Notes:
This is a predicted structure of a 71-nucleotide RNA (transfer RNA) from an uncultured Coriobacteriaceae bacterium.
RNA sequence: GGCGACGUGGCCAAGUGGUAAGGCAGAGGCCUGCAAAGCCUUCAUCUCCAGUUCGAAUCUGGACGUCGCCU
Numbered sequence: 001g002g003c004g005a006c007g008u009g010g011c012c013a014a015g016u017g018g019u020a021a022g023g024c025a026g027a028g029g030c031c032u033g034c035a036a037a038g039c040c041u042u043c044a045u046c047u048c049c050a051g052u053u054c055g056a057a058u059c060u061g062g063a064c065g066u067c068g069c070c071u
Base pairs, nucleotide, nucleotide: 001070002069003068004067005066006065007064010024011023012022018054026042027041028040029039030038047063048062049061050060051059
């Protein structure tokens, strides 16, 4: 330098046009004599900018970052 894949909460991770699942962690509460365990509640401008669309995490273009392959 060329090509490809990926970017979703503190971490892992599903969702491929119609209100963003789940697990771990965190916070608050219930329970208990105190804990542990269990239960309930809570925690997301989906890397950024622009475009398409009635509607974008999802499609298109660009930027940034990570990883891989070729040279």
The coordinates come from a structure-prediction model, not an experiment, and the mean pLDDT is 80. The sequence was found in a public genome assembly. Its Rfam family is "tRNA". Gene Ontology term of the family: triplet codon-amino acid adaptor activity.